[in-house]
Context: one part of a larger RNA
């Protein structure tokens, strides 16, 4: 100087407390461990691995296994040799890859272009080392810290500044001070959102005027309104009161759409964990080279006495079922989204039209109004299994999703323990997108609808910041 303390003081954080909802019990989905296997490819492992890499494993992907092939190789270039236009059609063996034939076809300015084959040289490796590395990332932590120049103090390590008194979300600001300044962080500058103004009105809108319809901004027209998308205004403790030297704090204060950081995002200091990644990529070293490279078929990554994590669906009446009826936002669409019509109980199919889209299209559910069920393993719950189908795709056996009929399991609120959340939040309800032929999506990322309860307080648990104290630790 640090680190540590079941030392002290001060202060924060959904850290506790106060509340609401879960997990832990059930069934299923998914990841992991273990076991099994020819293979169940590899990585991630307290917090900071475990719906993680994977934003799509039937083939492909694919790295694994079995079997069958190739050896300058899948690609590209150079040089040489010897061929042939390119290319198309077709046969045999085969699971395919591949091997082996046949036929058609014969450019040219005579230099050559183009395409196989052979030779030589450059290949290839998801093989190892993340403890050789770059880059990227997690975490402490959006915590308020981490340092430097000059000066001063100390033999020196080092200290001071950065401590102290207040204050703040903040090393934020004020006051003081052997310090005076500065840098990286904080904040602000950026984006979205809440209000208003201006500009601009098409594909959006329709107040007033006119036309028209069974009905609809449908048409003429209009820019008022909504909205769209560009520019600006607006919030600064600016004003008032109280306290205070000041910074600032308090107010059911005024005004205001918004008030004291308005709400949300992006943004992550010096560093820590030899943290993670050689399998995104790049790269040093090592290793393989008729194989640890590469092509193909089939299988595996989906196994299943078991254990754990994360979720979904429930156990019901604040509910289930049936009928009627209303209201979003954000996105997507041409190998696409599809109105509408017809067929089918339905998944869907056959037609048909609009739209490369503020134009056409995909489109809510909870809600509301009725009816019914009456507390039961039930009209709860839907696992599992049988049958019949639809669709995608070369192909749904291993191993797809969906539909219909039947079947109708566990489950009556979950031990010890444990998680999230402070407001348009939790809870609850649906919708969209990426990936994608299809989909094992209950995942991820977004979007809106409905919409709470509670916080006395900081003694205690966890994590953190500052000062101080002890130490046989570094």
């Nucleotide at each position: 100087u640090g680190a540590c303390g079941g030392g002290g003081g001060c202060c924060c954080g959904c850290a506790c407390a106060a509340g609401c909802g879960g997990u832990g019990g059930a069934g299923c989905a998914u990841g992991u461990g273990g076991u099994u296997u020819a293979a169940u490819u590899c990585g991630a492992u307290g917090a900071u691995a475990c719906g993680c890499g994977a934003g799509g494993a039937a083939c492909c992907u694919u790295a694994c296994c079995a079997g069958g092939g190739c050896u300058u190789a899948a690609a590209u270039g150079u040089a040489g040799a010897g061929g042939g236009a390119a290319u198309g059609a077709u046969g045999u063996g085969g699971a395919a890859a591949c091997a082996u034939g046949u036929c058609a076809g014969u450019c040219u300015u005579c230099g050559g272009a183009c395409c196989g084959u052979c030779u030589a040289c450059a290949a290839g490796g998801u093989g190892c080392u993340g403890c050789a590395u770059g880059g990227c990332u997690g975490u402490c932590g959006u915590c308020a810290g981490c340092u430097c120049g000059u000066g001063c103090c100390g033999u020196g390590a080092g200290g001071u500044g950065u401590u102290g008194g207040g204050u703040u979300a903040a090393g934020u600001c004020c006051c003081g001070c052997a310090a005076c300044g500065a840098g990286c962080g904080c904040a602000a500058c950026c984006c979205c959102u809440a209000u208003c103004u201006u500009u601009a009105g098409u594909u959006g809108c329709c107040a007033g005027c006119g036309a028209g319809u069974a009905a609809u901004g449908u048409c003429g027209g209009g820019g008022a309104c909504u909205c769209u998308a560009a520019a600006g205004a607006a919030a600064c403790u600016g004003c008032c009161u109280a306290c205070g030297c000041a910074a600032g704090u308090a107010g059911u204060g005024a005004g205001g759409a918004a008030g004291g950081c308005g709400g949300g995002g992006a943004c992550g200091a010096c560093g820590u964990c030899a943290a993670g990644u050689c399998a995104u990529c790049a790269c040093g070293g090592c290793c393989c080279u008729u194989a640890c490279g590469u092509c193909c078929u089939g299988g595996g990554c989906c196994a299943c006495a078991c254990a754990c994590g994360u979720g979904c669906u429930a156990c019901a009446a604040u509910g289930g079922u049936c009928g009627g009826u209303a209201c979003a936002g954000a996105g997507g669409g041409c190998a696409g989204c599809u109105a509408c019509c017809u067929a089918g109980u339905g998944a869907u199919a056959g037609g048909a039209u609009g739209c490369g889209a503020a134009u056409c299209u995909c489109g809510a559910a909870a809600g509301c109004c009725g009816a019914u069920c009456u507390c039961a393993g039930u009209u709860c719950g839907g696992a599992u299994c049988g049958g019949a189908g639809u669709c995608u795709g070369c192909a749904a056996c291993u191993c797809g999703a969906c539909u219909c009929c039947g079947u109708g399991a566990a489950g009556c609120u979950g031990g010890a323990a444990u998680c999230g959340c402070u407001a348009g939040u939790a809870a609850u309800c649906g919708c969209g997108c990426a990936u994608c032929a299809g989909c094992c999506a209950u995942g991820g990322c977004g979007c809106g609808g409905u919409g709470a309860a509670u916080a006395c307080g900081u003694u205690c648990c966890c994590g953190g910041g500052c000062c101080u104290u002890g130490u046989a630790c570094a």
Molecule: small-subunit ribosomal RNA, 3' major domain
Organism: Flavobacteriales bacterium UBA4466